[in-house]
The prediction has a mean pLDDT of 89. A computed fold for a 73-nucleotide RNA from Nocardioides panacis, annotated as c-di-GMP-I riboswitch aptamer. The sequence is in RNAcentral, with records from Rfam. The source organism's lineage runs through Bacteria, Actinomycetota, Actinomycetes, Propionibacteriales and Nocardioides.

RNA sequence: ACGAGAAGGGCAAACCCGUUGCAAGGCGGGGACGCAAAGCCACGGGACCGCCUCGGUCAGCCGGGCUACCGAA
Repeated sequence: ACGAGAAGGGCAAACCCGUUGCAAGGCGGGGACGCAAAGCCACGGGACCGCCUCGGUCAGCCGGGCUACCGAA
């Protein structure tokens, strides 16, 4: 690099409850649609929010970067 109807594990969409934020959203609990990087980073594109020359959010939208468990063909 590749990714099994492999083993042991991991994460957790929608929705519900609590909490936080103007909002997009975040966090905790429940819950599983999915995920081989659905681990981390807003660097490029994109989407979204707001008090729209600006400031935010999304890494489970696509690229890119960094790191990582296991192991057949």